[in-house]
RNA sequence: CAGCGCCAAAGCCAAACCCCGGGCGACCGGGGGACGGAAAGCCACGGGUCUUCCGACGUGACUGCGUUCACAGAAGACAGCCGGGUUGCCGCG
Repeated sequence: CAGCGCCAAAGCCAAACCCCGGGCGACCGGGGGACGGAAAGCCACGGGUCUUCCGACGUGACUGCGUUCACAGAAGACAGCCGGGUUGCCGCG
């Protein structure tokens, strides 16, 4: 130090659900709780999913022709969806 997580040890994080608080919402913070996790530490850069707004313009859909829906557009959420970036513990090697 590339790589790896089969063995050991010390620890770490905490899904669902419940309670309190914040947010229109996705969701977030705290407490309880553990399904799991070797980056389940951090960063929304690419893809993705979701939310709110818009629906004026553009594209499309139709038992519906609309104060409709989807895409698009705007602003957001998720790092425990997948990549990527970055930092790092223990052990193996």
The prediction has a mean pLDDT of 83. Predicted 3D model of a 93-nucleotide RNA (c-di-GMP-I riboswitch aptamer) from a Desulfobacteraceae bacterium. Its Rfam family is "c-di-GMP-I riboswitch aptamer". Gene Ontology term of the family: cyclic-di-GMP binding.